Annotation
Large-subunit ribosomal RNA, domain IV from a metagenome, 327 nucleotides, folded computationally. Its Rfam family is "Bacterial large subunit ribosomal RNA". Its family is annotated with ribosome and structural constituent of ribosome in the Gene Ontology.
[in-house]
Context: one part of a larger RNA
């Protein structure tokens, strides 16, 4: 000087992004033990008392006397609690090597596909998984215990259904066109030109699909603006009036979502950009990318509180390892 351990007047978080770290609780016996709450919980809640030995007595449990210490769970292992809010229902799982959560799972909801050689997967294909399973089962999707719900819009997208019209492939068909020449016409140059072969080739015929019509949001998605009104002002329940497919319902709402913003009130502090409770003028919540509540549970996150404490006022003293210096 580094690493590590201990003590510490007085105060007792004044430290610090934050009580980080350290202390402090701690064992067992006995009282006692709140809100809330799915009645199981919460609970070791909080929060108090007791413990040594020796003698008597007693089945014992334990009960009476008695001694000693500063101290009786005598060392040593051995929860600190409270209140208040967000997330996530819970035990789990995760980024092996900077994240363990709120992120993934989940039990439950709910939609779609799937009638078995099943749908869906691997796989040129035999073949396999689904399964030696059969819709109370399998596979995809989105939610994510439980309570109380989960509202409007099918206009565009997608899906699922319809089949009259329309549009359409390949084929089918095969009108007509070309080319090529036996012959035939001409002195000839050419010119016309059967059958055959060959090139094309109209109309009609013809699915599926799109046009089209329905239906379907816990399918991808969406869920408006100006104006003007009451007997103080202010608002504006009430009208106009434009546009929409249809104008955000219930609940919550400065919120893990609020820019302006440290919003305005109220608590807590002497003092409070944080937190809690309310307000609503929601920059830019909102109903299974699920809303709102919610006991219990989290190495989760935010504030506040007791109890503790060298965190800190503010350092000091001691051990012990190693370094360095000197001899």
């Nucleotide at each position: 000087g580094c690493a590590u351990u201990g003590u510490u007047a007085a105060g007792g978080a004044a430290c610090u992004c934050g009580g980080c770290a350290a202390a402090a609780u701690g064992a067992c016996u006995c009282c006692g033990u709140a809100a809330c709450u799915u009645c199981g919980g919460g609970a070791g809640a909080a929060g108090g008392a007791g413990u040594g030995c020796c003698a008597g007595u007693g089945a014992g449990a334990g009960c009476u006397g008695g001694c000693c210490g500063c101290a009786g769970a005598g060392a040593a292992u051995u929860g600190g609690c409270c209140c208040a809010a967000g997330c996530a229902a819970c035990u789990g799982u995760u980024u092996a090597g900077c994240a363990a959560a709120a992120a993934c799972a989940c039990a439950g909801g709910u939609c779609u596909a799937u009638g078995c050689a099943a749908a869906a997967c691997c796989g040129a294909a035999a073949g396999g998984u689904g399964a030696a399973g059969u819709a109370u089962a399998u596979g995809g999707g989105c939610u994510g215990a439980c309570g109380c719900c989960u509202g409007c819009c099918c206009g565009g997208u997608g899906c699922u259904g319809g089949a009259a019209g329309g549009u359409u492939a390949a084929g089918g068909g095969g009108a007509g066109a070309g080319g090529u020449u036996a012959g035939c016409a001409g002195u000839a140059a050419u010119g016309c030109g059967a059958a055959g072969c060959u090139u094309u080739g109209a109309a009609c015929u013809u699915a599926a699909g799109c046009c089209c019509c329905a239906g379907u949001a816990a399918a991808c998605g969406g869920c408006g603006g100006c104006c003007g009104u009451a007997a103080c002002u202010a608002u504006a329940a009430c009208g106009g009036u434009c546009c929409u497919a249809a104008g955000g319902u219930a609940g919550c709402g400065a919120a893990a979502u609020u820019c302006c913003u440290u919003g305005u009130c109220a608590g807590g502090u002497a003092a409070g950009u944080u937190c809690u409770g309310a307000c609503c003028c929601g920059c830019a919540c909102g109903a299974a990318a699920g809303g709102c509540g919610u006991a219990a549970u989290g190495a989760u996150u935010u504030g506040g509180g007791c109890a503790c404490u060298g965190u800190c006022u503010c350092a000091a003293c001691a051990g012990c390892c190693c370094g360095c210096c000197c001899g």